Predicted 3D model of a 75-nucleotide RNA (transfer RNA) from Amphiplicatus sp. Taxonomically the source falls in Amphiplicatus (Bacteria, Pseudomonadota, Parvularculales, Parvularculaceae). Its Rfam family is "tRNA". About the family: Transfer RNA (tRNA) molecules are approximately 80 nucleotides in length. RNAcentral records the identical sequence in 3 taxa. The prediction has a mean pLDDT of 81.

[in-house]
RNA sequence: GGGCGCAUAGCUCAGUGGAAGAGCGCCACCUUGACACGGUGGAGGCCGAUAGUUCGAUCCUAUCUGCGCCCACCA
Numbered sequence: 001g002g003g004c005g006c007a008u009a010g011c012u013c014a015g016u017g018g019a020a021g022a023g024c025g026c027c028a029c030c031u032u033g034a035c036a037c038g039g040u041g042g043a044g045g046c047c048g049a050u051a052g053u054u055c056g057a058u059c060c061u062a063u064c065u066g067c068g069c070c071c072a073c074c075a
Stems, first nucleotide, its partner, number of pairs: 001071007010024004018055001026042005048064005
């Protein structure tokens, strides 16, 4: 330098055009002598950034940023 993939909750991930979710974790309550397990409820993200397409974008397109992989080049 070229190509490809990934970026969504604290963590691991789903969701691929029309109300943003799960598991684990966290908080409260129930349960226990207490803890754990279990049960119920709750907080927490505007989906990496900026534009574009669309009536409507986490989802499609372009650019940029970060991370990873492959190839090439130099030494």